[in-house]
Molecule: transfer RNA
Organism: Bacteroidota bacterium
RNA sequence: AGGCCUGUAGCUCAACUGGCAGAGCGUCGGACUUUGGCUCCGAAGGUUGAAGGUUCGAACCCUUCCAGGCCUG
Numbered sequence: 001a002g003g004c005c006u007g008u009a010g011c012u013c014a015a016c017u018g019g020c021a022g023a024g025c026g027u028c029g030g031a032c033u034u035u036g037g038c039u040c041c042g043a044a045g046g047u048u049g050a051a052g053g054u055u056c057g058a059a060c061c062c063u064u065c066c067a068g069g070c071c072u073g
Stems, first nucleotide, its partner, number of pairs: 001072007010025004019056001027043005049065005
């Protein structure tokens, strides 16, 4: 320098080939318990890496850039 892959909640990952952004763990509150833990109930938490474009509608398609990983030279 070129090519490929990845980027979504604090962490690990989904989202059925464009149509309401979710799960588990964790955190917080409550129930239970002498207390804690386990278990159960509930809640908070997201500009989907950034900026544009296409579209009635984008996490998803297109362009550029950023970060990480791999390969080639």